[in-house]
RNA sequence: AAAAUUCUUUGGGGCGGAGUGCAAGUCUCCACCGGCAGUAAAGUCUGCGAAUCCCUUUGGGACCGAUCGGGUGCAAUUCCCGAACCGACGGUAUAGUCCGGAUGAGAAAAGAAAAAC
Numbered sequence: 001a002a003a004a005u006u007c008u009u010u011g012g013g014g015c016g017g018a019g020u021g022c023a024a025g026u027c028u029c030c031a032c033c034g035g036c037a038g039u040a041a042a043g044u045c046u047g048c049g050a051a052u053c054c055c056u057u058u059g060g061g062a063c064c065g066a067u068c069g070g071g072u073g074c075a076a077u078u079c080c081c082g083a084a085c086c087g088a089c090g091g092u093a094u095a096g097u098c099c100g101g102a103u104g105a106g107a108a109a110a111g112a113a114a115a116a117c
Stems, first nucleotide, its partner, number of pairs: 005113006016030004031097002033087002035048004043085002052062004067083005089100003
């Protein structure tokens, strides 16, 4: 100087108003929300996680939504201005926002230990 490895903790937000109706936080109008890493600061780029499905299940595979225009700048689909768009499964009046699987899982972040070389 400092790797593998081990442990601990943390680790997802959001329906407020109006209308229709027997009934809607589910429909209609308006509103509201945005996991992790990378990169000029990102829900929409790239990669990952989660969810869902399958298998020979400490694992592997499949699947995996959505953005444009202008401005500044060395650099921005990331900032600023404007206008858009997207959101697993089961339940229930049709759900990104309610309830449930889930006091779960988890990308990863922080801290501690460790001392090979």

A computed fold for a 117-nucleotide RNA, annotated as FMN riboswitch aptamer (RFN element).
The sequence was found by an Rfam model in a public genome assembly.
Its Rfam family is "FMN riboswitch aptamer (RFN element)". From the family's description: The RFN element is a highly conserved domain that is found frequently in the 5'-untranslated regions of prokaryotic mRNAs that encode for flavin mononucleotide (FMN) biosynthesis and transport proteins.